[in-house]
């Protein structure tokens, strides 16, 4: 130190994962040793059982039993229980419930205690009465209790003395010092000794220290304001009480006080800290487990007693809630001490040894107690160590796993071999921890030295020898990206993975598995929770124009913060300099100790906080003095719809009414209607009324803080700017809360009411139409008075001020240089106007720096500072709920969360897309022909059926497509019958050779394929030969599938589209996707060419090369032709280029480049046509042409045979023929083509004969410019039909042939007769044609035996009409704009319903915790009173029940209302494009819904 996710791609803004580190863990695979930590985080829940606070006979008395020595009694020393008494139990140990507090931490303070201990000074005198235990006697189930006798003390008591304590008065007087009165002590033991003294250990005052407690104060450290007001002992006094001491700590009385936006009060959570963990060992966030300080607590709650010290974990009294005991009458307990047990929980050990060390009580001391401690034990809980072995060993085994079958990997890995022993397992050896004590001795004798003896739970343990032994001893997680590690099969949106993106629908490096590999390693994953990335709450260090975010003005102004200039004093920030602290441990740094570390010791030092004293005075700040540059104030002059409030006035228009004329229709719309009008309307006059609003002027002009404000005049009232004269002396800026205003809609009283007009009513639209469009029409729009209080209250969504940082060009006020014009004015002065210079204040464009994610912004900043204030922290839920405040209501202001979701969002890019917009083109629409759709019939399809009716192919771009030939075969389909190395290929073993390979031929079954048998011919190559090949049999490999996947693919092909376009390289702009180049102008069929430009060049397409046809030259000459040749036919080559003359247009100078018209040409502007398809786009078609990867079938999904089927027929479609007739139909005569084909026995076939005719019999020609096929038909020309279902039409159909082919039943063409359907030109809708074209005529080919060809592919013959045009319809090209689409409009998307599921809301009310205030009752204890005083009775307080009110907090909660969510429900289409009625905001009615309309507003 950064990754991943928003898109098609980018930048950005933002969130949401991930990689690190850490843990008192915990769970899941595993699991070898050792060492040092550590281990009930949860129910402060409950505990069965042993232990944890005992000690002193040197304080006491009595008793009663052991044991030793002397012993008859009896003495002596020692031990044991209980008692009285003394210290100790207030410590050590366990927890973290409470508690937001002086409870901690820090640094200070004064009005206090204090046992042991140390230290100083003084005394320890005299007396007395009891009372336990012990005896007797009662009571009680026990616990315990009660009377009576009687005993001691270092236990009580009383006296004495005493003082520097204490009281109380006096003096001096600030605490303090002096003087006089009174007050209050005491216990004794041990030793020595015969006793005294001695000495020890105890006592008693007084004082002092240590060291510990108490208490009081600044400062620090948690959420929440949707808790804003709190408080009556409350805040302060004075007097008293109490305390060890201050103090309302309590009580009286007195005063009204004190706290609080710098958060008082309430509500949540919480033990504090030294430390720990993260982090750049920064700032910070977390966190308080183990060690250590403090603190609080001891089942809940309350008390006070002893006592130096407690309101006391293992003391005591009460209450309550649980437990045990019980003889039912009473008792008795408190593991949150050490094991332990239950139980809760994801989850935490041993009912273990020792008092040997260290500590601690008690003691004079042995000592005695110690679950503190100090050891061991379980547990990978962590954290450091070590091993599971080391060399050798093959171009590399086995097995496994992949393979492109060749190999590769695992892998020196293994086995072998050799070696070592850290451990393991047997032997031996063996610590330090030990210092105390006890005793001897010596000395300089409260102690010191020195012999000697003695004490070890761990432990025969660390450790060290020595022998054997590679043996006991490796695993979890991962391998699509972040993130280091790939393959096989298995599965088939299944199963299942996931931290985020996401993966999985038949090739899954993402799922399971197996082989590899990759990271850690006795561990390794995961889950959980800090911090960290993340500058994502930004103090360091972040932001508000469009991404969240500036408050409708912030208008006035509070409180806060910010503040011109000089001089002077202080020292509060500031700075500096010394002390002094912040406890040890932890961190950091050196040395050391344990073989290393982990641990441990030992030295050292720093930043930093905090207190205190000195110095300095730049700033900043207090005081003082002064100045005018900020800031204000009077006076003047100029200006504007200047603001606002009131009154009066005017004229346009409208619209009522009344009168005149007039005579049918107005009126309205896209187009009606509805509505008005003969009872006289619109239109035209005239008079009168009436309200509302103020045309032109009018202008990114003006003025106001914003909302906002336009006809005139007058009154009131007020701001602004420029300019000049003067004054105050920082008086200023912003501004939380506050207060004022606040457009439209709304309400509320009360007028008004033309006009316009929510809602309503009608008309039309429409699939509906609760909308748009129209006629009508309430409310309201208006006035007066009062609320409301919010808008896209917006400037370009852009808070106030103040300063700095290029200019350009406009406009409005004003001021001012100059000159000069015009007006007024008798004229000078002088005013007015214009013009020009130069400022000033406003309002505009453009734009230098700068800035910005981009747009953009740019002296009217969104640069570049500084001051204040307001917001912002992902989307949705939610401008929502609840609660509080405001309102008459509507509603407004504050504003959550659960839940869910990877995201949502700006800006800009590139498509593509619009019922945007410009410009172009195209049989694309218009003009024209001719058709299809209607009919029959063909031929494809769908759909039905079917044993099968094989399979593809589906808008255009499937449907006379694949199929350019389905009766058999074709064949993939379907019944049935057969074969099973196979119909075919290759290779390996065996056996076979005359029983036989081929050949021919016959039988029998069978439909036939085959199956069985029999004759007969007959062996072939190499080799000397064996023997091989060649064959045939078994048999193994394996063939063989028209089986699946076209979404696994190759080729190929179809569209877009013969449209003009796609693109590179270098440069140049942009952070970047991307742009430019390829954009514009002009032109073209064309990104054709030109010209200009930050572009210059290429490149694939276009265009040209190539074929074909028109002319024409030349060469050649099978064939035609008697020839000559030749219009034939090959083959080459020439010509066309806007070359050449006139004009015209664009351009306007050219370059260019379009067009008229002419010569000449065979052609005239691309001369007709064809080939040729750029980037790429449709997962487009095609696994069935072919080839292929994967799967799948192997006596069948392979292979052969028979029949059948792809040819079915209620339908529906596509493509065609062929017609409906006289431009025609029949018939008979004439005429005029061009492409092609045509026999390996199998073509083409002339002619001739036969026959109505298809054909047939015969039969020349020709392998073909020679022979044939082959008369072409339309048309010419004559005749007949005469307007009809016909002499149109030919469908069905019947009977006879004919011809192919084993075979025309299912199912073939054809011929002859006979039959003669529908159909009289075709709805909606649609197709193709721009010329040798559409229409019509026919002829030929390729498939083939023959044909369902009316198909297709060619090929010639007749040969038209029409184009004004680009408004429409299609489809494309380019440019430009919006965009919320990118699957790219066949896009997205809203809201109701109706269904599943989830959470929180509301809600009768029902349940539980908890406070507060009041009533009753009231235990221990406690305070006051009184009394007959070991007490007792009253009276206040008091834990607690308990009952009313009332406040919060929470659980459930029929129902109900929205939210969110859920592959394919339902109703519309509201939004995104001019979304088809722009949209979007406040409001106000109204609708199923999304909306809709009014009213004002805003461009987003």
């Nucleotide at each position: 130190a950064g990754a991943g996710u928003u898109u098609g791609a980018u930048c950005c803004u933002g969130g949401c994962u991930c990689a690190g580190g850490a843990u008192g863990a915990a769970c899941g695979u595993u699991g070898g040793c050792g060492g040092c930590g550590u281990g009930c985080c949860u129910g402060a829940g409950a505990u069965a059982u042993g232990c944890a606070a005992g000690u002193c006979g040197a304080g006491c008395g009595a008793c009663c039993c052991c044991u030793c020595c002397g012993a008859u009694u009896c003495g002596g020393a020692g031990g044991g229980g209980a008692g009285c008494g003394g210290c100790g139990a207030a410590c050590g140990g366990c927890u973290g419930a409470g508690u937001a507090a002086c409870a901690c931490g820090u640094a200070g303070g004064a009005a206090c205690c204090u046992g042991c201990c140390c230290c100083u000074a003084a005394g320890g005198u005299g007396a007395g009465g009891a009372u336990a235990g012990u005896c007797c006697g009662c009571c009680g189930a026990a616990a315990g209790g009660c009377g009576g006798a009687g005993u001691a003390a270092u236990a009580c008591u009383c006296g004495a003395u005493g003082g520097u304590c204490c009281c109380c008065u006096c003096c001096g007087a600030u605490u303090c010092g002096g003087a006089g009165g009174g007050g209050u002590a005491a216990a004794g033991g041990a030793u020595c000794u015969a006793a005294c003294c001695g000495u020890c250990c105890g006592c008693u005052u007084a004082g002092g220290g240590a060291g510990g407690g108490g208490c009081c104060u600044g400062c620090g450290g948690c959420c929440u304001a949707u808790c804003a007001g709190g408080u009556a002992g409350u805040u302060g006094g004075u007097a008293g009480g109490g305390u060890a001491a201050u103090g309302g700590c309590c009580u009286a009385c007195c005063a009204a006080g004190c706290c609080g936006a710098u958060g008082a009060c309430g509500g949540g959570u919480a033990g504090c800290u030294g430390g720990c963990c993260u982090u750049a060992u920064g700032a910070g966030g977390g966190u308080g487990g183990u060690c250590a300080g403090c603190c609080a607590g001891a089942g809940g709650g309350g008390g006070a007693c002893u006592g130096a010290g407690a309101c006391a974990c293992g003391g005591c009294c009460c209450c309550c809630a649980c437990u045990c005991c019980u003889a039912c009458g009473g008792g008795a307990g408190g593991c949150a001490g050490c094991a332990a047990u239950c139980a809760g929980g994801a989850a935490u050990c041993g009912u273990c040894g020792g008092c040997a060390a260290u500590g601690g009580g008690c003691g004079a001391a042995a000592g005695c107690c110690u679950g503190a401690c100090c050891g061991c034990g379980c547990g990978a809980c962590g954290c450091c160590g070590c091993g599971u072995g080391c060399g050798g060993g093959a171009a590399g085994a086995a097995g496994c796993u992949c393979u492109u079958c060749g190999g590769a990997g695992u892998g020196u890995a293994a086995a072998c071999c050799g070696c070592u022993g850290u451990g393991g397992u047997a032997g031996g050896g063996g610590a330090g921890g030990a210092a105390c004590c006890c005793u001897c001795g010596c000395c300089g004798u409260u102690g010191g030295c020195g012999g000697g003896g003695u004490u070890g739970a761990c432990a025969g343990u660390a450790c060290c020898c020595u022998a054997c032994u590679a043996g006991a001893a490796a695993g979890g997680g991962g391998c699509c990206g972040c993130u280091a590690a790939c393959u096989g099969c298995g599965u088939g949106c299944c199963a299942g993975a996931a931290g985020c993106g996401u993966c999985g629908g038949u090739a899954a490096u993402a799922c399971g598995u197996g082989g590899g590999c990759c990271c850690c390693a006795a561990a390794c994953g995961u889950u959980a929770u800090c911090c960290g990335g993340u500058g994502u709450c930004a103090c360091u260090g972040g932001g508000c124009g469009u991404a969240a975010a500036g408050g409708g003005u912030c208008g006035u102004g509070u409180a806060g913060g910010c503040g011109u200039c000089c001089c002077g004093u202080c020292a509060a920030g500031u700075u500096u300099u010394a002390c002094u602290u912040c406890a040890a441990a932890g961190a950091c740094u050196a040395u050391g100790g344990c073989u290393c570390a982990a641990c441990c010791a030992u030295a050292g030092g720093a930043a930093g906080g905090g207190g205190u004293a000195a110095a300095a005075a730049a700033c900043u700040g207090a005081c003082g003095g002064g100045a005018u540059a900020g800031a204000a104030u009077u006076c003047u002059c100029u200006c504007a719809a200047g603001g606002g409030g009131g009154a009066c006035g005017g004229g346009a228009a409208c619209u009522u009414g009344c009168g005149g004329a007039g005579g049918a229709g107005c009126a309205g719309u896209g187009a009606a209607a509805u509505g008005c009008g003969u009872u006289g309307a619109u239109a035209c006059c005239g008079c009168a009324g009436g309200g509302a609003a103020c045309a032109c002027c009018a202008g990114u002009g003006g003025c106001g803080a914003a909302g906002g404000c336009g006809c005139g005049u007058c009154c009131c009232u007020u701001c602004g700017a420029g300019g000049g004269a003067a004054u105050u002396g920082a008086c200023g800026c912003u501004g939380a809360g506050a207060c004022a205003c606040g457009a439209a809609a709304g309400c509320u009283a009360g007028g008004g009411g033309a006009g316009c007009g929510a809602a309503g009513c009608a008309g039309a639209u429409u699939a509906g139409a609760g909308a748009c469009c129209u006629g009508c029409g309430u409310a309201g729009u208006c006035c007066u008075a009062g609320c409301c209080g919010u808008a896209a209250a917006c400037g370009c969504a852009u808070g106030u001020c103040u300063g700095c940082u290029a200019g350009c060009u406009g406009u409005g006020c004003u001021u001012u240089u100059c000159c000069u014009c015009g007006c007024c004015u008798c004229a000078u002065c002088g005013g007015c106007g214009g013009g020009u210079u130069a400022g000033g204040c406003a309002u505009g464009g453009c734009g230098a720096a700068g800035g910005u994610a981009a747009c953009c912004c740019g002296u009217u900043a969104a640069g570049c500072a500084g001051a204040c204030c307001g917001c912002c922290u992902g989307g949705g839920g939610a401008c929502u709920a609840c609660g509080g405040c405001c309102g008459c209501a509507a509603g407004g202001c504050u504003a959550a969360a659960a839940c869910u979701c990877a995201a949502a969002g700006g800006a800009a890019u590139u498509g593509g897309c619009g019922g945007g917009g410009a410009g172009g083109c195209a049989c694309a629409c218009a003009a024209c022909c001719a058709g299809u759709g209607g009919a029959a019939c063909a031929u494809g399809u769908g759909g039905u059926u079917c044993a099968a009716u094989u399979c593809g192919a589906g808008a255009c771009g499937a449907a006379c497509c694949g199929a350019a030939g389905a009766a058999c075969c074709u064949c993939a389909c379907c019944a049935g019958g057969g074969c099973u190395u196979g119909a075919c290929a290759u290779g390996c073993u065996a056996c076979c050779g005359u029983u036989c390979a081929c050949c021919c031929g016959a039988a029998a079954g069978g439909a036939a394929a085959c199956u069985u048998u029999c004759g007969g011919g007959g062996a072939u190559c190499c080799g000397c030969a064996a023997g091989g090949a060649u064959g045939g049999u078994a048999g193994c490999a394996c063939a063989g599938g028209u089986g699946c996947u076209g979404c696994a693919u190759g080729g190929c092909u179809g569209u877009c589209g013969u449209c003009a376009g796609c693109u590179c390289g270098u440069u140049c702009c942009g952070u970047g996707a991307g742009g430019a180049g390829u954009g514009c102008c002009c032109u073209u069929a064309a990104g054709u060419g030109g010209g200009a430009c930050a572009a210059c060049g290429a490149g694939c397409g276009c265009a040209a090369c190539c074929c074909c046809c028109g002319u024409c030259c030349u060469g050649u000459g099978u064939u035609a032709g008697a020839a000559a040749u030749g219009u034939c036919a090959c083959a080459g080559g020439a010509g066309a280029c806007a070359g050449c003359c006139c004009c015209u247009c664009c351009a306007a100078u050219u370059c260019g480049g379009a067009g008229g018209g002419g010569a000449g040409g065979a052609a005239g502007g691309a001369g007709g046509g064809g080939u040729a398809g750029a980037c790429g786009u449709c997962a487009a078609g095609u696994c069935a042409g072919c080839a292929u990867g994967g799967c799948c079938c192997u006596u069948a999904u392979g292979c052969c045979c028979u029949g059948g089927g792809c040819u079915a027929c209620a339908c529906a479609c596509a493509u065609g023929u062929u017609a409906c007739a006289a431009u025609g139909g029949g018939a008979a005569g004439a005429a005029c083509a061009g492409c092609g084909g045509g026999c390996u026995u199998u073509g083409c076939c002339a002619c001739a004969c036969c026959g109505u005719a298809a054909g047939g019999u015969g039969g020349a020609g020709c392998g073909a410019a020679u022979c044939c096929c082959u008369c072409a038909a339309a048309u010419c020309u004559u005749c007949c039909c005469c307007a009809a279902g016909u002499u149109g039409g030919g469908a069905u159909u019947g009977a006879g042939g004919u011809c192919u082919g084993c075979a025309a039943c299912u199912c073939g063409a054809c011929c002859u007769c006979a039959u003669g359907a529908a159909c009289g030109c075709g709805g909606a809708a649609u197709u193709g044609g721009u010329a040798g074209u559409a229409a019509u005529c026919g002829c030929g080919g390729a498939u083939c035996a023959g044909u369902c060809a009316u198909g297709c592919c060619g090929c010639g013959g007749u040969g038209a009409a029409u184009a004004c045009g680009u408004u429409c319809u299609u489809g494309c090209c380019u440019c430009u704009u919006g965009c919320a689409c990118a699957c790219a409009c066949c896009g997205u998307c809203c809201g109701u319903c109706a269904a599943g599921c989830c959470a929180a809301c509301a809600a009768a009310g029902u349940c539980g915790g908890g406070g507060a205030u009041g009533g009753u009752u009231g235990a221990a204890c406690u305070c006051c009173g009184c009394c007959u005083g070991u007490g007792g009775c009253g009276g206040g307080g008091g834990a607690a029940a308990u009952c009313a009110u009332u406040c919060c907090c929470g659980g459930c909660g029929a129902u109900g209302g929205g939210g969110g969510u859920u592959a394919a429900g339902u109703c519309g289409u509201a939004a995104c494009a001019a979304g088809g009625u722009a949209g979007c905001c406040g409001u106000u009615c109204u609708g199923g819904a999304a909306g809709g309309a009014g009213c004002g507003g805003c461009u987003g």